c-di-GMP-I riboswitch aptamer from Neobacillus mesonae, 87 nucleotides, folded computationally. It matches the Rfam family "c-di-GMP-I riboswitch aptamer". About the family: GEMM was predicted in a large-scale screen for bacterial structured RNA regulatory elements. The organism belongs to Neobacillus, within Bacteria. The model forms 95% of the base pairs in the Rfam consensus.
RNA sequence: AAAUAUAAAAUGCAAAUACGUUGAAAAACGUAGGCGCAAAGCUACAGGGACUAAGGUGCAAUUGCAUUAUGUCAGCCAGUUGCCACU
Numbered sequence: 001a002a003a004u005a006u007a008a009a010a011u012g013c014a015a016a017u018a019c020g021u022u023g024a025a026a027a028a029c030g031u032a033g034g035c036g037c038a039a040a041g042c043u044a045c046a047g048g049g050a051c052u053a054a055g056g057u058g059c060a061a062u063u064g065c066a067u068u069a070u071g072u073c074a075g076c077c078a079g080u081u082g083c084c085a086c087u
Base pairs, nucleotide, nucleotide: 005087012037013036017032018031019030020029021028022027035075041080042079043078047077048076049073050072051071055068056067057066058065059064
């Protein structure tokens, strides 16, 4: 100096839920909250996977069923960058 595991310290993020707003929805944002996370930082056009179905298409005929992402999720896997450092 680098790599792996990991203690401590200094920090960071923020689940469920509640209220409000946007949206067809999935979901996102704000406030409170704190389940947890060494990347729970970033990336949705590196890739895989998942969710929704407004609009479209097909069927049906009593207001429906199926399918589809241009929409969404990185706190699903993943890619990529990074703080401290006893042992």